[in-house]
Context: one part of a larger RNA
RNA sequence: GGCGCACGGGGGAUGCCUAGGCUCUCAGAGGCGAGGAAGGACGUGAUAAGCUGCGAAAAGCUACGGGGAUUGGCCAAUGCGAGUUGAUCCGUAGAUAUCCGAAUGGGGCAACCCAGCCGAUUUAUCGGCUAUUCUGUAAAGAAAGCGAACGUGGGGAACUGAAACAUCUAAGUACCCAUAGGAGGAGAAAAUAACAAUGAUUCCGUAAGUAGUGGCGAGCGAACGCGGAAGAGCCCAAACCGUUCAUGUUACGGCAUGGACGGGGUUGUAGGACCUGUAUAAUCAAGAACAACGAGACGAGAACGGCAUGGGAAGGCCGACCGAAGGAGGUGAGAGUCCUGUAUUGGAAUUGUUGUUUGCGAGACGGGUAUCCUGAGUAGGUCGGGACCGGAGGAAUCCCGAUUGAAACUGCCGGCACCAUCCGGUAAGGCUAAAUACUCCUGAGAGACCGAUAGUGAACUAGUACCGUGAGGGAAAGGUGAAAAGUACUCCGAAUAGGAGGGUGAAAUAGAACCUGAAACCGUGCGCUU
Numbered sequence: 001g002g003c004g005c006a007c008g009g010g011g012g013a014u015g016c017c018u019a020g021g022c023u024c025u026c027a028g029a030g031g032c033g034a035g036g037a038a039g040g041a042c043g044u045g046a047u048a049a050g051c052u053g054c055g056a057a058a059a060g061c062u063a064c065g066g067g068g069a070u071u072g073g074c075c076a077a078u079g080c081g082a083g084u085u086g087a088u089c090c091g092u093a094g095a096u097a098u099c100c101g102a103a104u105g106g107g108g109c110a111a112c113c114c115a116g117c118c119g120a121u122u123u124a125u126c127g128g129c130u131a132u133u134c135u136g137u138a139a140a141g142a143a144a145g146c147g148a149a150c151g152u153g154g155g156g157a158a159c160u161g162a163a164a165c166a167u168c169u170a171a172g173u174a175c176c177c178a179u180a181g182g183a184g185g186a187g188a189a190a191a192u193a194a195c196a197a198u199g200a201u202u203c204c205g206u207a208a209g210u211a212g213u214g215g216c217g218a219g220c221g222a223a224c225g226c227g228g229a230a231g232a233g234c235c236c237a238a239a240c241c242g243u244u245c246a247u248g249u250u251a252c253g254g255c256a257u258g259g260a261c262g263g264g265g266u267u268g269u270a271g272g273a274c275c276u277g278u279a280u281a282a283u284c285a286a287g288a289a290c291a292a293c294g295a296g297a298c299g300a301g302a303a304c305g306g307c308a309u310g311g312g313a314a315g316g317c318c319g320a321c322c323g324a325a326g327g328a329g330g331u332g333a334g335a336g337u338c339c340u341g342u343a344u345u346g347g348a349a350u351u352g353u354u355g356u357u358u359g360c361g362a363g364a365c366g367g368g369u370a371u372c373c374u375g376a377g378u379a380g381g382u383c384g385g386g387a388c389c390g391g392a393g394g395a396a397u398c399c400c401g402a403u404u405g406a407a408a409c410u411g412c413c414g415g416c417a418c419c420a421u422c423c424g425g426u427a428a429g430g431c432u433a434a435a436u437a438c439u440c441c442u443g444a445g446a447g448a449c450c451g452a453u454a455g456u457g458a459a460c461u462a463g464u465a466c467c468g469u470g471a472g473g474g475a476a477a478g479g480u481g482a483a484a485a486g487u488a489c490u491c492c493g494a495a496u497a498g499g500a501g502g503g504u505g506a507a508a509u510a511g512a513a514c515c516u517g518a519a520a521c522c523g524u525g526c527g528c529u530u
Base pairs, nucleotide, nucleotide: 001529002528003527004526005525006524007523008522009521015515016479017478020450021449022447023446024445025444026443027442028441029439030438031146032145039100040099041098042055043054044053046078050074051073061094062093063092064091065090066089070082071081072080105114106113107112115130116129117128118127119126120125132143133142134141135140150181151179152178153177154176155175161168165215191198192197202229203228204227205226206225212220213219233431234430235429236375240263241262242261243260244259245258246257247256248255249254268409270374271373272372273371274368275367276366277365278364283362284361287358288357289356290355291354292353293352294351295350298346299345300344304319305318306317307316320337321336322326328340329339330338380404381403382402383401384400385399386398387397390416411426412425413424414423415422466473467472486514489501490500491499492498
């Protein structure tokens, strides 16, 4: 030096565990904000920092309700307290709520600086008001800002694919902007069809990868119909009538035109005005009262003993019991009957849904058809774009820009160029629940999801420490024990280092650098051997 055996050091794999995650389901909620939000700064404790709570009334104040013995958060110890005259704690309502922040008296390098006016018997102090825009005569009111996804609208890429690339694709995607709601958008036929019919919209399945489109490449890609979910229909403009104001005119009686307001009226089998009959209903409905059901701090809530083993019984053995409860968690090992609970049941304030009654208000049906009304710079055309399955094509339909530009119910539009017949509808005003999309958030529950290099970046003072001028980037880090019983006392030592006794404990090779404790690597002893 090598090999082997034994015992250690080192290291933190593995096993076990879970306080945290991940993905969903069913319900709820779907907003917060000038009554100052979201988010912060600074304070606040007998006690240094951090987290949490709170705000100069500062780990808190008040009232009501619950609850019933402890208690002053994480956080132990010490000190000082509080509590059956009911604390701590929980629920509901309120008070307080510094400074910054939309930030709003003015300014500003956020958490700071500087005012004006009014009021006050704390006057070196305190309280209130003073931004902008919009509405309104004024008084006054509203808006703003934040928020995870979902919606609508306005803008709008490229990588990529086409095995290159330019039309095309990616894709109206990503992203930006505006803006709404718990949903949003769409929506009551100028529809779809086809000689038969359907009857607003939306969503799902199918039709169908079909019809089509396409450097007919890559690719893109419907609709009718059918089956389901849901189901709901309405209001104006106008004709006509009236009130009022203005203007014009006047023979001073009025008349005409225009504006505002009220009545009327709302459609294709045309309807309405107008003329003429019948009727005042069905039904809808803001709000209110009552009832039922639900949520709700919390309350009630069955049933077990013994023996041995063991540190410890819930495991074993023996014998019982309850069950509308044998879900779950905890308890010194594995508990239906020990604890918290569970099934079931009760429940204040407050609150939600539904129903009944009442009810501001809305709201009907015929006949006649001479006249009047039925959405105009509109429909349509041309040129240029865009949307549709449709890339300009034979190209309908819809939308936009430019330029033109009708008809008036014997009207007009559509049915994929165009024309005729036929059929369907009634544009150029508006509203509309449900079925649909989503989950920052709350409750309950689930998992052939993870188990600390996994699962969120984050199980722990985590968007922390740290890095960066900044935008931004971004960790590591869990486990003594059933219980601190966390080693009194002695000794070695310079020592509050470390250790040896001793003590605790089932265990201390569980001693805080603490469960288990692999490998690399480093030793000590013994054996064999060069």
The prediction has a mean pLDDT of 83. This is a predicted structure of a 530-nucleotide part of an RNA (large-subunit ribosomal RNA, domain I) from Algoriphagus aestuarii. It matches the Rfam family "Bacterial large subunit ribosomal RNA". Its family is annotated with structural constituent of ribosome and ribosome in the Gene Ontology.